[in-house]
Context: one part of a larger RNA
RNA sequence: UGACGGGGACCCGCACAAGCGGUGGAUGAUGUGGUUUAAUUCGAUGCAACGCGAAAAACCUUACCUGGCCUUGACAUUGAUAGAAUCCCGCAGAGAUGCAGGAGUGCCCUUCGGGGAGCUUGAAAACAGGUGCUGCACGGCUGUCGUCAGCUCGUGUCGUGAGAUGUUGGGUUAAGUCCCGCAACGAGCGCAACCCUCGUCCUUAGUUGCCAGCAGGUUAAGCUGGGCACUCUAGGGAGACUGCCUUCGCAAGAAGGAGGAAGGUGAGGACGACGUCAAGUCAUCAUGGCCCUUACGGCCAGGGCUAUACACGUGCUACAAUGGGGCGUACAGAGUGUUGCAAUACCGCGAGGUGGAGCCAAUCACUUAAAGCGUCUCUCAGUUCGGAUUGUUCUCUGCAACUCGAGAGCAUGAAGUUGGAUUCGCUAGUAAUCGCGCAUCAGCCAUGGCGCGGUGAAUACGUUCCCGGGCCUUGUACA
Numbered sequence: 001u002g003a004c005g006g007g008g009a010c011c012c013g014c015a016c017a018a019g020c021g022g023u024g025g026a027u028g029a030u031g032u033g034g035u036u037u038a039a040u041u042c043g044a045u046g047c048a049a050c051g052c053g054a055a056a057a058a059c060c061u062u063a064c065c066u067g068g069c070c071u072u073g074a075c076a077u078u079g080a081u082a083g084a085a086u087c088c089c090g091c092a093g094a095g096a097u098g099c100a101g102g103a104g105u106g107c108c109c110u111u112c113g114g115g116g117a118g119c120u121u122g123a124a125a126a127c128a129g130g131u132g133c134u135g136c137a138c139g140g141c142u143g144u145c146g147u148c149a150g151c152u153c154g155u156g157u158c159g160u161g162a163g164a165u166g167u168u169g170g171g172u173u174a175a176g177u178c179c180c181g182c183a184a185c186g187a188g189c190g191c192a193a194c195c196c197u198c199g200u201c202c203u204u205a206g207u208u209g210c211c212a213g214c215a216g217g218u219u220a221a222g223c224u225g226g227g228c229a230c231u232c233u234a235g236g237g238a239g240a241c242u243g244c245c246u247u248c249g250c251a252a253g254a255a256g257g258a259g260g261a262a263g264g265u266g267a268g269g270a271c272g273a274c275g276u277c278a279a280g281u282c283a284u285c286a287u288g289g290c291c292c293u294u295a296c297g298g299c300c301a302g303g304g305c306u307a308u309a310c311a312c313g314u315g316c317u318a319c320a321a322u323g324g325g326g327c328g329u330a331c332a333g334a335g336u337g338u339u340g341c342a343a344u345a346c347c348g349c350g351a352g353g354u355g356g357a358g359c360c361a362a363u364c365a366c367u368u369a370a371a372g373c374g375u376c377u378c379u380c381a382g383u384u385c386g387g388a389u390u391g392u393u394c395u396c397u398g399c400a401a402c403u404c405g406a407g408a409g410c411a412u413g414a415a416g417u418u419g420g421a422u423u424c425g426c427u428a429g430u431a432a433u434c435g436c437g438c439a440u441c442a443g444c445c446a447u448g449g450c451g452c453g454g455u456g457a458a459u460a461c462g463u464u465c466c467c468g469g470g471c472c473u474u475g476u477a478c479a
Base pairs, nucleotide, nucleotide: 001479002478003476004475005474007473008472010470011469012468013467015463016462019426020425021424022423026317029314030313031312032311033310034308035307042053043052064303065302066301067300068299069298070297073127077126078125082120083119086103087102088101090099091098092097107116108115109114129292130291132290133289134288139285140281141280142279143277145275150189151188152187153186154185155184156165157164158163169180170179171178195269196268197267198266200238201237202236203235204234205233206232209228214225215224216223241263244257245256246255247254248253319419323378324377325376326375327374328373329372335366336365337364340359341358345354346353347352385416390411391410392409393408394407395406396405432455433454434453435452436451437450438449
């Protein structure tokens, strides 16, 4: 100087407390451990691994296993030889591949000699190739403490020196934020601001919107003429600064008030200092070294990654009446669409099928939002709760749904009656609850992830305690 303390003082955080809803019990989903297996490819392992890499494992993917094959190779460069490229087809085979046949003198430049692109053949080389090892050799990227308020430097001063000072102190703040003081005076990286979205208004613009005002028209409808007023869309601007008032204070600032759509960081996002964990990644990529080279490389078929006594994590659905079921009826936002989204119509109980208007989309479609509201029914039961499992008949995607897809109809109806110790999230348009969309994607094991809106709470006395953190101080058998 740090680190540590079941030392002290001060302060903060859904850290506790106050509340609301969960987990832990059940079924199934998914990931992991273990076990099994020819293989169950590999990585991630307290917080910070475990719905994680994977924003899609039937084949492919795929790295694993079994079997069948290749050896200058699936791919790149160089040089040598000959043939155009290209297209069609037959046989064998699980295919990779092997054998055989047919059509065919092409493209670009040209000084007409030829040259180039591209493909193939056989022989030999240099070399290719490796998801093989080392993340404890590395780059890059990332997690974490932590959006915590810290981390440093120059000069000066003090100290023999390591170092100190500044950065401590008194206040204040979300903040090393600012003020005052001070052997310090300044500065840098962080904080804040500058960026994006939302909230109010003005303006510009009108193939969205509107009987707002006029006319036409309908069973109905901005449907039509017409018009940009309003809504909206998307460009520009205004607006908030403790600016004003009162009180307290030396100041910084704090408490209250006015005006205002918004008030003291307005709400949310992006943004992550010096560093820590030899944290993670050699399997995104890149790369040193080591290793393999008729194999640890390459091609193919099938299988496996989907196994299953069990254990754990994360989410889904429930156990019901604030509910289940039937009928009627209302209101979103954000996205996506040409290998696509697909309306009206018709067929089917349904998944879906036929067909195809319109739309490269503020124009058409996905698209009936659901919870809600009205009404009828069920009457507390393992039930008209719950939906696992199983049987059967189908639908769709796809070369192909046996291993191993999703969906529909009928039948079947399991566990489960609110969950021990424990443990998690959340302070407001939040929790809870309800549906909608997108990426990946032929399809889908999505209950996951990322967004969007609808309805919409309770509670916070307080900082003694638990956890994590900041600052000062103190002790030290630690560095």